[in-house]
RNA sequence: GGGCCAGUAGCUCAACGGUAGAGCGCUCGCUUGGCUUGCGGGAGGCUUCGGGUUCGAAUCCCGACUGGUCCA
Numbered sequence: 001g002g003g004c005c006a007g008u009a010g011c012u013c014a015a016c017g018g019u020a021g022a023g024c025g026c027u028c029g030c031u032u033g034g035c036u037u038g039c040g041g042g043a044g045g046c047u048u049c050g051g052g053u054u055c056g057a058a059u060c061c062c063g064a065c066u067g068g069u070c071c072a
Base pairs, nucleotide, nucleotide: 001071002070003069004068005067006066007065010024011023012022013021018055026042027041028040029039030038048064049063050062051061052060
C1' cells in the first nucleotide's frame, strides 16, 4: 500500500427496511434465622462519525475513523 471482517447497554452478543433485545453484571423486592440458589421488577443505548437513498435506515449505498485478519 491492497483485500476481507467487525464497531449496538458496563461486558459478550442478537435484531426480514417498520416500537432496539437477550445473557452476565448493577439495583430493588419476594423467598431464608443468615448467606447462596431460585422467582419477580427497575435503571442503563442519540446503534463509532459524516453524507446519500427511502414515507421510514442499526439494517441499503458512499466516505472517514478505530480494531482484527490475510497478501505484499
Notes: A computed fold for a 72-nucleotide RNA from a Candidatus Woesearchaeota archaeon, annotated as transfer RNA. RNAcentral holds the sequence, with entries from ENA. Rfam family: tRNA. Its family is annotated with triplet codon-amino acid adaptor activity in the Gene Ontology. The organism belongs to Candidatus Woesearchaeota, within Archaea.